[in-house]
Molecule: small-subunit ribosomal RNA
Organism: uncultured archaeon
RNA sequence: CUGGUUGAUCCUGCCGGAGGCCAUUGCUAUUGGAGUCCGAUUUAGCCAUGCUAGUCGCACGAGUUCACACUCGUGGCGAACAGCUCAGUAACACGUGGCCAAUCUCCCCGUCAGCGACGGACACCCUCGGGAAACUGAGGCUAAUCCGCCAUACACCUCUCACGCUGGAGUGCUGGGAGGUCAAAACGCUCCCUUGGAGCGCUGACGGAUGAGGCUGCGGCCGAUUAGGUAGACGGUGGGGUAACGGCCCACCGUGCCCAUAAUCGGUACGGGUCGUGAGAGCGAGAGCCCGGAGACGGAAUCUGAGACAAGAUUCCGGGCCCUACGGGGCGCAGCAGGCGCGAAACCUUUACACUGCACGCCAGUGCGAUAAGGGGACUCCACGUGCGAGGGCAUAUCGUCCUCGCUGUCCUGUACUGUAGGGUAGUACAGAAGAAAGAGCUGGGCAAGACCGGUGCCAGCCGCCGCGGUAAUACCGGCAGCUCGAGUGAUGGCCGAUCUUAUUGGGCCUAAAGCGUUCGUAGCCUGCCUCGAAAGUCCGUCGGGAAAUCCAUCGGCUCAACCGAUGGGCGUCCGGCGGAAACUCCGAGGCUUGGGACCGGAAGGCUCGAGGGGUACGUCCGGGGUAGGAGUGAAAUCCCGUAAUCCCGAACGGACCACCGAUGGCGAAAGCACCUCGAGAAAACGGAUCCGACGGUGAGGAACGAAAGCUAGGGUCUCGAACCGGAUUAGAUACCCGGGUAGUCCUAGCCGUAAACGAUGCUCACUAGGUGUGGCACUCGCCACGAGCGAGUGCUGCGCCGUAGGGAAGCCGAGAAGUGAGCCGCCUGGGAAGUACGUCUGCAAGGAUGAAACUUAAAGGAAUUGGCGGGGGAGCACUACAACCGGAGGAGCCUGCGGUUUAAUUGGACUCAACGCCGGACAUCUCACCAGCCCCGACUACGGUAAUGACGGCCAGGUUGAUGACCUCGUCACGAGCCGUAGAGAGGAGGUGCAUGGCCGCCGUCAGCUCGUACCGUGAGGCGUCCUGUUAAGUCAGGCAACGAGCGAGACCCGCACUCCUAAUUGCCAGCAGCAGUCUCGACUGGCUGGGUACAUUAGGAGGACUGCCAGUGCCAAACUGGAGGAAGGAACGGGCAACGGUAGGUCAGUAUGCCCCGAAUGGGCUGGGCUACACGCGGGCUACAAUGGCCAGGACAAUGGGUCGCAACCUCGAAAGAGGACGCUAAUCUCAGAAACCUGGUCUCAGUUCGGACUGAGGGCUGAAACUCGCCCUCACGAAGCUGGAUUCGGUAGUAAUCGCCGUUCACCAAACGGCGGUGAAUACGUCCCUGCUCCUUGCACACACCGCCCGUCAAAGCACCCGAGUGAGGUCCGGAUGAGGCCAUGCUACCAUGGUCGAAUCUGGGCUUCGCAAGGGGGCUUAAGUCGUAACAAGGUAACCGUA
Repeated sequence: CUGGUUGAUCCUGCCGGAGGCCAUUGCUAUUGGAGUCCGAUUUAGCCAUGCUAGUCGCACGAGUUCACACUCGUGGCGAACAGCUCAGUAACACGUGGCCAAUCUCCCCGUCAGCGACGGACACCCUCGGGAAACUGAGGCUAAUCCGCCAUACACCUCUCACGCUGGAGUGCUGGGAGGUCAAAACGCUCCCUUGGAGCGCUGACGGAUGAGGCUGCGGCCGAUUAGGUAGACGGUGGGGUAACGGCCCACCGUGCCCAUAAUCGGUACGGGUCGUGAGAGCGAGAGCCCGGAGACGGAAUCUGAGACAAGAUUCCGGGCCCUACGGGGCGCAGCAGGCGCGAAACCUUUACACUGCACGCCAGUGCGAUAAGGGGACUCCACGUGCGAGGGCAUAUCGUCCUCGCUGUCCUGUACUGUAGGGUAGUACAGAAGAAAGAGCUGGGCAAGACCGGUGCCAGCCGCCGCGGUAAUACCGGCAGCUCGAGUGAUGGCCGAUCUUAUUGGGCCUAAAGCGUUCGUAGCCUGCCUCGAAAGUCCGUCGGGAAAUCCAUCGGCUCAACCGAUGGGCGUCCGGCGGAAACUCCGAGGCUUGGGACCGGAAGGCUCGAGGGGUACGUCCGGGGUAGGAGUGAAAUCCCGUAAUCCCGAACGGACCACCGAUGGCGAAAGCACCUCGAGAAAACGGAUCCGACGGUGAGGAACGAAAGCUAGGGUCUCGAACCGGAUUAGAUACCCGGGUAGUCCUAGCCGUAAACGAUGCUCACUAGGUGUGGCACUCGCCACGAGCGAGUGCUGCGCCGUAGGGAAGCCGAGAAGUGAGCCGCCUGGGAAGUACGUCUGCAAGGAUGAAACUUAAAGGAAUUGGCGGGGGAGCACUACAACCGGAGGAGCCUGCGGUUUAAUUGGACUCAACGCCGGACAUCUCACCAGCCCCGACUACGGUAAUGACGGCCAGGUUGAUGACCUCGUCACGAGCCGUAGAGAGGAGGUGCAUGGCCGCCGUCAGCUCGUACCGUGAGGCGUCCUGUUAAGUCAGGCAACGAGCGAGACCCGCACUCCUAAUUGCCAGCAGCAGUCUCGACUGGCUGGGUACAUUAGGAGGACUGCCAGUGCCAAACUGGAGGAAGGAACGGGCAACGGUAGGUCAGUAUGCCCCGAAUGGGCUGGGCUACACGCGGGCUACAAUGGCCAGGACAAUGGGUCGCAACCUCGAAAGAGGACGCUAAUCUCAGAAACCUGGUCUCAGUUCGGACUGAGGGCUGAAACUCGCCCUCACGAAGCUGGAUUCGGUAGUAAUCGCCGUUCACCAAACGGCGGUGAAUACGUCCCUGCUCCUUGCACACACCGCCCGUCAAAGCACCCGAGUGAGGUCCGGAUGAGGCCAUGCUACCAUGGUCGAAUCUGGGCUUCGCAAGGGGGCUUAAGUCGUAACAAGGUAACCGUA
């Protein structure tokens, strides 16, 4: 920087990703070159074999050889170096600086001096033994640079004298004297031009150098769930010991010493230079190389030596291994190779002393698994390559692929030379030759590169994180294509970075994690003004140190680079010496008053403690009155009451409490404090011309106080009231509600020590706009009734509200800051596990304080936004809401649809509103998708077969069959080229997916909303506009307003209907005119029939009309509303059409279209029959009724919309009717369907299961149609069921509406109780409301956002995992004892050995304390795990507000 909490946002916060480095590992490469690294991590586990330390003949003796020479021994030097490893060690081990006046130093260097004399032994060897061996014993000979002794002399020690020197200091140095002690390899070795010289050696003294030893300041890990540790411990005196100081050791004496600046204890760890990473500060590491330390199987001890307590020396103990003749011996790869084991993890039993070094040597030289070389290893780093060009062919969506020719030469091959200890590598030259040389990971986001194909189908799998996969997967597995890096590329683990998530640089703590409940106060840290001094901190200068390598720069050498070298710088961030400065801090001295304290004054106060007094209420009891209920609740009941309740009056007793005043008010450190009075005490504010003089701030530990609950003891007990008992509620109700009621609530004395102990805000000081209210004190002014009055103001000090700058993620804070600074303390570092476990302290107990981890998880969280929701609030609206009214449904019968059941099949879809007379779905066949049976069908391609010796197809008869040249038997026809099988591929599919889709539709929505541009506000999501007031059917309009405008919707618009006018006049109409026909009671009437007319009606084109225009009132001089006038119509006249942004994964793949999947001789096509019509039941929608506002009979009247040629059919005839037979007209304002019915008039029935009702059934008849059995309709006669107005509940309707009456159309061969229209008759009741159901707006809460059909908690049940407790059991570490005791040291005897005593002491056995780890019956909670059980605790007033402490 980025991904991940959300619908979206900002923040907090963690988890992932991207970088670098280290180890292991997969795939690949092993083509080549250069330079490094390679059994550190686990087992400081064990090791076969070989090698790794010798050298000197110029120290000496002997042996052997022709000789050079070699060998053995004595002797000298070396073997204490080099090499390996990191177990131990938290320490003067290391680093750095200082000191040794407390030291040593072989070899080397410098100076001075010396090297005289005398003795002796032991190896090798010889002789003889022991033993398997290792080895060892006795006797004998001998040399030296071997050993001993004497002299000389510095030196050292003791005593002593003297003057000085150095220095911070003399215990030092110098000089003299006395005593004691100490040297030599005396010419040793070699060489020579042997008087002698040279070289190598030797001795003493002093000095240097090198190396070593010791002391010391400072520095560098974790844990306080380790707080006290310590007996040689701290010191003194004296001694021993050491090269040397020292309790290093010992004897005696004293009782100290260390520690909160972390002793002691526990854990971990070699330390540093450096290395990784990082901008740095840091963080992490200490492998290679260098410096230091330590170790050498575990442990202890010692000798030699200048140097070791030495492991390629010795001795012993332990454990392991080996040899053995069983008596006894031997070994120690953490040297180089190599082996086993361990493990994720690391090479050859190579060559050489040629180089660099080391040891020895006079040298030559010898030796060296140090070292130098080679081999192996994808260990790291660096550099080069795997080709370049031209032409042509093939193929293609893209990528590509093949052939030919030319060029180059890193590498390669060959030859020659150079070179090397040697070989190889390498280098140089020539020739040949594209010839052996590319992979890994990834392609959903982060993150670069596929909206390609196939497979799979919440499977298999992927995934660091988010997340993919449930049939169209850019995410799994393959293919193709692409991207990144490239001889590499990925994976796993670790470290740093990222991370300002440990914050010194550089964070935080109101609400995200985080202020101790409060105060006092110790250490610590910090500290006012002035002057002087000193110079510890600080600063400056100078000197010394801070190894090399590493790092940086420049230059140079390998062809470049890596690498190496030179020079310079830097690093080591620091230490020390000297000189100086004096502002600041510290320190010392002196002074000051503003911080602080003291004192005085008058006021305010529920401040604390004690004592006394009072008040009402309540409870009980007494007396009186009084009567049947009281109490309680949503409703009840338990309960009290006739032994007199409740209620009223009076009195007594009791305990608790303290109304009104009372308040954003007062006091207190907090907890907390309220009737009145008195006493005692405390604190703060104000005022003061007083005093002290920095005495201060904070505060780790510590101490005190600390609500309620709880505990102990003793009282007290009125009320209330955990537990408990009843009554209700409920599915249950261990609750909420009701009746009782114990502890407690109260007091005294103690304990506990916690609270959401909150302002979720530590204390102190300073600074930084204001406004307003209120408490206290002081002061000023005005008024005055002169009051402790009223009003205004100023200063200080408290308590609040608003607000500027500023701050903050925002909410908000804002002079008592959450602003700006200073000081000090406490606390935080993802969520959970968990404030749990263990340990410790504390408490009588309950508990409290301190306080983890394993494991688990990708979030948990804060603030704000938009929605949705609420058994939150407010406003408005709606006959799919209520209210008022009318009529229905729910009961009956029937029709119809659905479920269920049944069935071979009862095809399928639709399921709250928004499925259910719906799919225009009234199905006899068809429809048809279902069931049973029978039959038919493959364009095209490939291969095989067959076919002019006739494919395919058709057909008579018989059989078969429900039926059929479908099949079989058997023939026949003639058209004349195909047919069959296999594999693909098709046609077709009412097969799947409406959760892949288009289109169409329903519902939200008979709603009034949904947005945009610009500006403004906000970090942002977003807000504003769209809000408020009034109004409207309306986001309709008006006024206000950080908004101003605009769009879609509403409205306008379009259609119908209601009025008028104009135009037009056939098929309509007929007033007036004329005619004709008919009837006739002669008056007339009737028929648009004819001429004619176009007046009216009607039809269909146009125009007008209605706009709150007018009046009154209300309202804001508004919008608008109420009423009125006029008008056919009045405030949208009425009824329709159209109808937003969107949502509902709503419905439809079965209307059509369509992706994908599937079937493909069947899930395709056809035929016959059946089914969709079943029937114990349940539900929805209708029809008919239950009758008199009616039924029946007779007569009479008035419509409109529509339909009609495979049709409507006048009219006539027949029939009782349904209907039948003829037939005019009509492709329609002409003809026809077509007589409307309710209604009116008259008659009858008379309240009855009826002359109501018509189901069911019987008989006869008719119509359609191939066909009415399953299963149609109609007519007539007969039969005459249920039903007498319908429970809970529910539906429609506000006017030409409901109700009621018929008519037409659709479907249609036939069938209407359905649906869509049409007209006739024609009411009742609101003119409201938000109670129910919903909708819109505002507001509020939210842990919801799949949005309350949401979210979510706990027990129980199941599985897994880690953990805690745990009787006990096993192993280790450490400490303190006891016993045995190798060995060492000391002392004594004795000094040859040995013995005794003391002391230290490994190891073994054993007792105990502390501690760590493992196992464990059983017990406990925790976490995780698509769909288990029980409830509903929380989130909304979550349906009893939630939460904290406690029982």